[in-house]
């Protein structure tokens, strides 16, 4: 240095491969239940979908930089 993957909730993953309002678990508030507390129900908050732009009626998805993690090669001793 080159090449290829990979960045969505606080965590670990989804999103029928462009389609309209991005959700699931778990955690985290509240309740209910329980003497308490834990399991267990119910509800509810949490998203610049890495960061800038592009293209499209319509972008998490396609395209270009840039960032940051990985993996390979290459060079150097």
């Nucleotide at each position: 240095g080159c090449g290829c993957c990979c960045a969505u909730a606080g965590c670990u993953c989804a999103a029928u491969u462009g389609g309209a309002u991005a959700g699931a678990g778990c955690g985290c508030c509240a309740g209910c239940c329980u003497c308490c507390g834990g399991a267990g129900c119910u509800g509810g908050a949490g998203g610049u979908u890495g960061c800038a732009g592009g293209u499209u009626c319509g972008a998490a998805c396609c395209c270009u930089g840039c960032u940051g993690g990985g993996c390979g090669c290459a060079c150097c001793a």

The RNA shown here (transfer RNA) has 77 nucleotides and comes from a Kiritimatiellia bacterium. The source organism's lineage runs through Bacteria, Pseudomonadati, Kiritimatiellota and Kiritimatiellia. Model confidence (mean pLDDT): 81 of 100. It matches the Rfam family "tRNA". Rfam links the family to the GO term triplet codon-amino acid adaptor activity.